[in-house]
Context: one part of a larger RNA
Molecule: large-subunit ribosomal RNA, domain II
Organism: Candidatus Dojkabacteria bacterium
C1' cells in the first nucleotide's frame, strides 16, 4: 500500500399529515372466547367494556345553543347559526421518547485481583583480594617530690585513604526494524558502611509507601489493573454503499450563559384551495431634505472699509488730540459644513386606473436546508480618502452552487448560461507578421524612445497642431567690422575706493551712438566686455500662452525577466476613419430524447397511450417523482387435442391426458462476443465449469462501497 470479504436512518410506542381502501352520523374491537386447520401459528365466527366523531361555555359546582363574568334582561370574552365528516386499519413521510444513522474520547462509579517489579518496614542468615594511615590506652626510658611532661616501643581506632569482588551509573561512542521495550564498550562514583544481599513475611487505590523526586506501586502512576454500570456522554472531528427525471436555496433579522449550537422568520421544494390578484409599463396624485447649490440661520473663514465701540501707546497741566497697535461690531468683496439651510433634483418609495402573463402572487398543509459567505462595480463609516484590511447600503453582478469562448497561466474580470448527437452554418468579447484560426487591409496624421512593453512632484531650445503679440526692404535677429567719448579719479566714506567694497545724487556737454556704467578684472589704477551706434548682409526673426506624442527623473537580490515568446520603426506602435475575415457548448439549421401547458384521436376511461402546437430541459445543501437490482416468502408458469363465447385473435374460459418451468443433450459461477434500454442493468451466445437455477404477479428486508489514520483475512 493494494486485493477479496464485512461495515451505517432500524424496530416499537404515541402524534401529526398525505395515498389508496372499508363503513359512514356514525367509526371501531381491545384482552378474551369458540370453531376450523395446524409444528410454530393461520384463519373465521363471537366479545361495542374502552376509544375518537357528532356541543359548547366556565377554575369549578354547573348550565347548555348557549356560557363566564356580572345586581343587570346592559356590555364584553369564548361558541352556535350559513347545514354537516369522521373512523378503523395498511403504506409512506416527519417529530417524540427509547443508544435511534455509525465509529471516537480524557473521565466518574461499584465490586474485585495485585509489593515475585519497586518503596519502606520486620524475622532469620550470608559477603567484602590486598595495601596505606597510625587514634584512645599499655609498656620502657629521662625529668619531676608529686600532678605530670617528653622520647622510644607496643597498640590497632576510622559514615579515614588507594583499590578487586559487589553496589552504583559520571563522561564519550557505539545501537536505534538493537544483542537488548534502556544494552555494549571505554572511562567514571562507593567499596567497615545510613554498606551490599539471599530466604520468609507486613502495608493496597477517596489506599499504601516515600532522607519529596509526585518518586514507585509488575516494561502501566497528579490516582494501578480487571470486571461491571454502558452501546456513559460528545452544542465536536471522520464516515454514510444503485440509476434516471424535475424544481432548487442560505450564509440575514430577532432572541439566546449566546457568537464554529439553537428557536422563530426570511429564502427552496411538494401537495390543495383562490383565479388576475404579483412583477414589469404608461398615466395621474402624494410626501420629502439626500445630490447640487448657497451663506437667510448656527458655526468656521480670507482681505477691505469705517465719522462706530473699547482696550494699549504718544503728545498735552487739562479739555482733548494723533495711532504703520489690538479686540469686537457694521458695510463691501472671497470661500467652508456629516451633526448649518433662503433653496433643491434625478431615482426611489406611496396610492390609485389602465395594460399585462406557458402565469405570478396570496392562503392553509408536509418537508427542508441555510443563520462562517467571497470578490468586483457605486454611495459611505473606521483606517494612513493604507490593505487581496473591516463594517454597512444597493432586494446591484459574478462565484459559491457555472461548464464553454477571451484575460499567456488565472473561483469573484469582459462574453455567454452546457438534454443528446452533427467534419452544417452565423456571430459575441477579443482578435487578424509567425508560434496560431482570420488583413504583412485601406485612406490620412503622430511617435524615434523599443515609447508601446511599470511610476509621481519637479526639470529641458525633443517634436507636431492651435492661437495672441512684438520687430522687419525707412533693411529686422543672428554673425563679421568699427565705435562705445569729455566735465571726471561725481560727492561722502576709506591707507586706498579712479564705472564696478560700501553710502548718497545720478546731471550736463559733444555726438551715429555711448550707464556718473551689465560683468570679469587690479592693492588702487590699467586691461578686457556690454547696453547703445553706423557699416556689411539680405528674410524672416524674437517672446508668450493652449495643446498631441515622446525625454530625464528611474538602484536588488539563481537568469534574459515590467509585450505569452519569436520578433516589430510610412510598425506587427499609438490616434481617426471604413471595408472584410476569425472567433464560443450563445444564436440558427437538421434528428433524437424528456418536462410541461393548451388541444384533437384512440383505448382496459378516477387512469393510459399516439399525436400536434408553444415554452421548457446547469446545478451544491435540499425537496418531489419514477425505475434497476440483491436475500427470502407466497402463488401461477409444458405441448398439443375437444368444448363454448365474442370485439375474431399469437384471444377467453371450461375439460380430458400427461413424471406437469428450465438444467449432465451440461445449473450456478468465471472469461469473451453480439443485441436491448437515456441509465441501474437485462437477453441470447462461443469457451470453460460441473450441480444446482429461474421467469411472472405480489409480499418482507441484516438490499447495493472507494474514503470512516475503517474491521478480518492474504499478498
Nucleotide at each position: 500500500g493494494c486485493c477479496a470479504g464485512c461495515g451505517a436512518g432500524u424496530u416499537a410506542a404515541u402524534a401529526u399529515g398525505u395515498g389508496a381502501u372499508g363503513c359512514a352520523a356514525g367509526g371501531c374491537u381491545a384482552a378474551c372466547u369458540u370453531c376450523g386447520c395446524g409444528a410454530a401459528g393461520c384463519g373465521a365466527a363471537g366479545g361495542u367494556a374502552a376509544c375518537c366523531g357528532a356541543a359548547g361555555c366556565g377554575a369549578a359546582a354547573g348550565c347548555g345553543a348557549g356560557u363566564u363574568u356580572g345586581a343587570a334582561u346592559a356590555g364584553a370574552g369564548c361558541g352556535a347559526u350559513u347545514u354537516g365528516a369522521g373512523u378503523a386499519g395498511c403504506a409512506c413521510a416527519u417529530a417524540u421518547u427509547a443508544g435511534a444513522c455509525c465509529c471516537g474520547a480524557a473521565a466518574c462509579c461499584a465490586g474485585g485481583u495485585g509489593a515475585u517489579c519497586u518503596a519502606u518496614c520486620c524475622a532469620u542468615g550470608g559477603u567484602c583480594a590486598g595495601g596505606a594511615u597510625g587514634a584512645a590506652g599499655u609498656c620502657u626510658g629521662u625529668g619531676g617530690a608529686a600532678a605530670c611532661a617528653c622520647a622510644g616501643a607496643u597498640g590497632g581506632a576510622g559514615g579515614u585513604c588507594c583499590g578487586a569482588a559487589c553496589u552504583c551509573g559520571u563522561u564519550a561512542a557505539u545501537g536505534u526494524u538493537a544483542c537488548a521495550a534502556a544494552a555494549u564498550u571505554a572511562u567514571g562514583a562507593g567499596a567497615u558502611g545510613a554498606a551490599c544481599u539471599g530466604u520468609g513475611g507486613a502495608u493496597a487505590g477517596u489506599g499504601g509507601c516515600a532522607a519529596u523526586a509526585u518518586a514507585c506501586c509488575a516494561a502501566u502512576c497528579g490516582a494501578a489493573c480487571c470486571u461491571g454500570g454502558a452501546g456513559a456522554u460528545a452544542g465536536c472531528u471522520g464516515g454514510u454503499u444503485c440509476u434516471c427525471c424535475c424544481c432548487g436555496a442560505a450564509a440575514u433579522a430577532g432572541c439566546u450563559u449566546u457568537u464554529g449550537g439553537g428557536c422563530u422568520a426570511g429564502c427552496c421544494c411538494c401537495a390543495a384551495a383562490c383565479g388576475u390578484u404579483a412583477a414589469g409599463c404608461u398615466c395621474u396624485g402624494g410626501g420629502g431634505g439626500u445630490a447640487g447649490a448657497g451663506c437667510a440661520c448656527u458655526g468656521a473663514c480670507u482681505g477691505g472699509a469705517u465719522c462706530g465701540a473699547g482696550g494699549g501707546g504718544c503728545c498735552g497741566c487739562g479739555a482733548g488730540g494723533c495711532u504703520a497697535c489690538c479686540u469686537c461690531a457694521u458695510c463691501c468683496a472671497u470661500u467652508c459644513a456629516a451633526a448649518c439651510u433662503c433653496c433643491g433634483a434625478a431615482u426611489a418609495c406611496c396610492a390609485g386606473a389602465g395594460u399585462g402573463u406557458a402565469u405570478c402572487a396570496u392562503u392553509u398543509g408536509g418537508g427542508a436546508g441555510u443563520u462562517a459567505g467571497a470578490a468586483c462595480u457605486a454611495g459611505g463609516g473606521a483606517g494612513c480618502u493604507a490593505a487581496g484590511u473591516u463594517c454597512c447600503u444597493a432586494u446591484g453582478u459574478u462565484c459559491a452552487a457555472a461548464a464553454g469562448g477571451g484575460a499567456a497561466a488565472c473561483a469573484g474580470c469582459c462574453c455567454a448560461g452546457a438534454u443528446c448527437a452533427a467534419u452544417u452554418g452565423u456571430u459575441a468579447a477579443g482578435g487578424u507578421c509567425c508560434c496560431u484560426a482570420a488583413a504583412u487591409a485601406u485612406a490620412g496624421u503622430c511617435u524615434a524612445a523599443g515609447u508601446g512593453g511599470g511610476a509621481a512632484a519637479g526639470g529641458a531650445a525633443g517634436u507636431g497642431g492651435a492661437a495672441u503679440u512684438u520687430c522687419a526692404u525707412a533693411u529686422a535677429c543672428a554673425g563679421c567690422u568699427a565705435g562705445g567719448a569729455g566735465g571726471u579719479u561725481g560727492g561722502c566714506u576709506u591707507a586706498g575706493a579712479g564705472g564696478c567694497a560700501g553710502c548718497c545724487a545720478u546731471c550736463c556737454u559733444u555726438u551715429a551712438a555711448a550707464g556718473a556704467g551689465u560683468g570679469c578684472g587690479u592693492a588702487a589704477a590699467a586691461g578686457c566686455u556690454c547696453a547703445c551706434u553706423g557699416g556689411u548682409c539680405g528674410a524672416g526673426a524674437g517672446a508668450u500662452u493652449c495643446u498631441g506624442c515622446g525625454c530625464c527623473u528611474a538602484a536588488g537580490a539563481u537568469g534574459u525577466a515590467a509585450c505569452g515568446g519569436g520578433g516589430c520603426u510610412c510598425a506587427a506602435g499609438a490616434c481617426u476613419a471604413u471595408u472584410a475575415c476569425c472567433g464560443a457548448a450563445a444564436c440558427a439549421u437538421u434528428g433524437a430524447a424528456u418536462u410541461u401547458a393548451a388541444g384533437u384521436u384512440u383505448c382496459u376511461u378516477u387512469g393510459a397511450a399516439a399525436c400536434u402546437u408553444g415554452a421548457g430541459u446547469g446545478g451544491u445543501a435540499g425537496g418531489g417523482g419514477a425505475g434497476c437490482g440483491u436475500u427470502c416468502c407466497a402463488u401461477g408458469c409444458a405441448u398439443g387435442c375437444c368444448c363454448g363465447u365474442c370485439u375474431a385473435g399469437a384471444a377467453c374460459g371450461g375439460g380430458a391426458u400427461a413424471a406437469c418451468g428450465c438444467g449432465a443433450c451440461g445449473a450456478a459461477g468465471a472469461u469473451g462476443a453480439a443485441c436491448u434500454g437515456u441509465a441501474a442493468a437485462g437477453u441470447u451466445u462461443g469457451u470453460u465449469g460441473g450441480a444446482g437455477c429461474g421467469c411472472a404477479u405480489g409480499g418482507a428486508a441484516g438490499u447495493g462501497a472507494g474514503a470512516a489514520u475503517g474491521c478480518u483475512g492474504g499478498c